This is a predicted structure of a 73-nucleotide RNA (transfer RNA) from a Lactobacillaceae bacterium. Model confidence (mean pLDDT): 82 of 100. NCBI's taxonomy places the organism under Bacteria, Bacillati, Bacillota, Bacilli, Lactobacillaceae. It was read from a public genome assembly.
RNA sequence: GGUCCCAUCGUCUAGAGGCCUAGGACACGUCCCUUUCACGGAUGAAACACGAGUUCGAAUCUCGUUGGGAUCA
Numbered sequence: 001g002g003u004c005c006c007a008u009c010g011u012c013u014a015g016a017g018g019c020c021u022a023g024g025a026c027a028c029g030u031c032c033c034u035u036u037c038a039c040g041g042a043u044g045a046a047a048c049a050c051g052a053g054u055u056c057g058a059a060u061c062u063c064g065u066u067g068g069g070a071u072c073a
Stems, first nucleotide, its partner, number of pairs: 001072007010026004018056001028044005049065005
C1' cells in the first nucleotide's frame, strides 16, 4: 500500500428503517432491610466514534474520515 471485518452507558452487550425521547447484566449513587458490613429489595444517573448522503423517517442503508483488528504484498 491492496482487500475484508469491527466501533452503542464506566465494562460486556441487545438492536437489522417507524414498536427506540435506545433495552439488559455487572459496576456506581440514593433509599429500605441489617447493631454494622455483606446479601436482598426499590429507585436513579449513564451510550449510538466523527462528517456527509439516501429516505417522510437512520443506532440500523451508502460514501468518506478517525481508531482497532485480520489477511495479502